Molecule: transfer RNA
Organism: Adineta vaga
């Protein structure tokens, strides 16, 4: 240089054209003499940027950025 593949909550990830979810985690309430579990609530996302197609994009398509990884 060429090819592929990844990016979505603090952390691991699902998700796939029609208001964006799970487990841990975090707070706070119940339980306990107290901690630990257990149970419930709550909080926390311009879905990496930027255009484009669409009535509508997280998803499609094309650049860019950064990561793994394969050829040379």
């Nucleotide at each position: 240089g060429g090819g592929g593949g990844c990016a979505u909550a603090g952390c691991u990830c699902a998700g796939u054209g029609g208001u964006a979810g799970a487990g841990c985690g975090a707070u706070c309430g119940c339980u306990u003499c107290g901690c630990a579990u257990g149970c419930g609530a709550u909080a926390g996302g311009u879905c990496g940027u930027g255009a484009g197609u669409u009535c509508a994009a997280u998803c499609c398509c094309c650049a860019c950025u950064g990561c793994c990884u394969c050829c040379a």